[in-house]
RNA sequence: GCGGAAGGUUGGAUGACCGCUGCCAUGCGACUGCAUCGGUAGAGGAAAGUCCGGACUCCAAAAAGCGACGGUGCCGGGUAAUGCCCGGGCAGGGCAACCUGACGGAAAGCGCCACAGAAAACAAACCGCCGCCAUCACGGCGGCAAGGGUGAAAAGGUGGGGUAAGAGCCCACCGCGCCGCUGGCAACAGCGGUGGCACGGCAAGCCCCACCGGGAGCAAUGCCAAAUAGGGAUCGCGCGCCGCAAGGCGGGGCCGCUUUUGCCCCAGCAGAUCCGGGUUGGCAGCUAGAGCCUUGCAGGUAACUGCCGGGCGAGAGGAAUGGUCAUCGAACCGGGGCUACCCGGGGGACAGAAUCCGGCUUACAGACCUUCCGCGCGC
RNA sequence: CAGGGUGUAGCUCAGCAGGUAGAGUACCGCACUCGGAAUGCGGAAGUCGCGAGUUCGAGUCUCGCCACCCUGACCA
Numbered sequence: 001g002c003g004g005a006a007g008g009u010u011g012g013a014u015g016a017c018c019g020c021u022g023c024c025a026u027g028c029g030a031c032u033g034c035a036u037c038g039g040u041a042g043a044g045g046a047a048a049g050u051c052c053g054g055a056c057u058c059c060a061a062a063a064a065g066c067g068a069c070g071g072u073g074c075c076g077g078g079u080a081a082u083g084c085c086c087g088g089g090c091a092g093g094g095c096a097a098c099c100u101g102a103c104g105g106a107a108a109g110c111g112c113c114a115c116a117g118a119a120a121a122c123a124a125a126c127c128g129c130c131g132c133c134a135u136c137a138c139g140g141c142g143g144c145a146a147g148g149g150u151g152a153a154a155a156g157g158u159g160g161g162g163u164a165a166g167a168g169c170c171c172a173c174c175g176c177g178c179c180g181c182u183g184g185c186a187a188c189a190g191c192g193g194u195g196g197c198a199c200g201g202c203a204a205g206c207c208c209c210a211c212c213g214g215g216a217g218c219a220a221u222g223c224c225a226a227a228u229a230g231g232g233a234u235c236g237c238g239c240g241c242c243g244c245a246a247g248g249c250g251g252g253g254c255c256g257c258u259u260u261u262g263c264c265c266c267a268g269c270a271g272a273u274c275c276g277g278g279u280u281g282g283c284a285g286c287u288a289g290a291g292c293c294u295u296g297c298a299g300g301u302a303a304c305u306g307c308c309g310g311g312c313g314a315g316a317g318g319a320a321u322g323g324u325c326a327u328c329g330a331a332c333c334g335g336g337g338c339u340a341c342c343c344g345g346g347g348g349a350c351a352g353a354a355u356c357c358g359g360c361u362u363a364c365a366g367a368c369c370u371u372c373c374g375c376g377c378g379c
Numbered sequence: 380c381a382g383g384g385u386g387u388a389g390c391u392c393a394g395c396a397g398g399u400a401g402a403g404u405a406c407c408g409c410a411c412u413c414g415g416a417a418u419g420c421g422g423a424a425g426u427c428g429c430g431a432g433u434u435c436g437a438g439u440c441u442c443g444c445c446a447c448c449c450u451g452a453c454c455a
Stems, first nucleotide, its partner, number of pairs: 001375010012328007020042005025036004044350001048361002051359005056217004060261001063259004069213005074088005089103001090101004104208002109206002111202003126148002128144006156174006175197001176195008221284004231275005236269002240249003250266005277454003291312004296307004332345005380451007389404004398435001406422005428444005
């Protein structure tokens, strides 16, 4: 210098004027309104997709077990938790830096493997090879599975021995299975022995195993106010026994079943669905929380955790965060130098909070920083 | 904002436990007719919304995007 790998930062700047929303202050007015040359705060790294995990609220409690359904899936750790993150193992790719992986089980069972091919998992024999019989020839019977051919895939691979021809038939190495030892928390790795091979692929087909998950969601939920025809239809479960009574027994319900504790009901039900009617208001939930960022110290390979200090904090609610102008300004374009630069034009990607938080995924013009790898050249 | 569903020929819809994508209608040509319709025969037409993955093979299975549609307020 060229090409590449990994990680991170940033996402136009400054000022003036006119607006918008919240809060504070002040004033008016009076009980929650209005006003102000007033002050102050006001979108993102993804606010997005709503794909995971939680907080929070309600469903009686959310307690236990079973089933169903859904999800996750090498091992260890981190975390409030996760399908996320970190580290390790194994497999695949790359010369390398490094990247990628839904990566449990196919000797529990079922199922599928089109076409082609003799045969697609119980093995089988089209061409072929060999033996016998027969013979002009076609052929008949038997042996074999090495070679050919088909296919995505053909029943361990390579070499040697062996044989009529062959074959794990036998042997060596490799692969595979099983057993043991060593190392490691483990996944797994290494070594030794052993089996002649019995085990094709698909589980993002059913399934088996292990683990996780009760359901719904801020339009949750609670309170206040206003208005109406406080209505109708269908369905569901019911209207039990003893007692004069209080009550007791029994039954039913509490979003699959059972159990426990508890609650409610027993006469109609504050049950479900639909039709019809009314309102389209206010307050809370609501934004300071498992907060976030960060100097330093400590632990840890790391994710992360702890301590001390510093900084930051939209909260609207059909929904504010905008517009105009000026100066500067990256990319880019044109011209001149053509080496650093000069002149003119140009004017910034994806995108917009809606209960909150942690992740993932997706979109994104460009600019900058750090570390590393390969090749070439120079010293 | 939350929950759910759909996407296959111009249009309306099928399609299964993965194996060359079908039907009706519309369209084109021919026949029939004086001409048209109907009818008969023949034909064309598909990135199976898009992109990855699993598999020998994906419209179908899995994941990620895109577009469209539906439902959800409170009172009594």